[in-house]
RNA sequence: GCGAGUGUGGCGGAACGGUAGACGCAGUCGACUCAAAAUCGACCGACUUUGUCAUGUGGGUUCGAAUCCCUCCACUCGCACCA
Numbered sequence: 001g002c003g004a005g006u007g008u009g010g011c012g013g014a015a016c017g018g019u020a021g022a023c024g025c026a027g028u029c030g031a032c033u034c035a036a037a038a039u040c041g042a043c044c045g046a047c048u049u050u051g052u053c054a055u056g057u058g059g060g061u062u063c064g065a066a067u068c069c070c071u072c073c074a075c076u077c078g079c080a081c082c083a
């Protein structure tokens, strides 16, 4: 350089073009216990919180995009180049 794949919370990840983060882990608070572990219940993206924003970046298509198209970035794999 060419080709292919991947990119979503703290982590693994879900989602037919129609409520983004289901479910699990981690975490917080509580119950239980002499105390802890285990177990159970509630909560658990961000912010300027009646709402707004958020799926690698920036655009496009669409009533509506994580999903389709273009662009760039990062990583992985293959090929080529490189003595």
Base pairs, nucleotide, nucleotide: 001079002078003077004076005075006074007073010025011024012023018063027043028042029041030040031039045053046052047051056072058070059069060068
Molecule: transfer RNA
Organism: Acetobacteraceae bacterium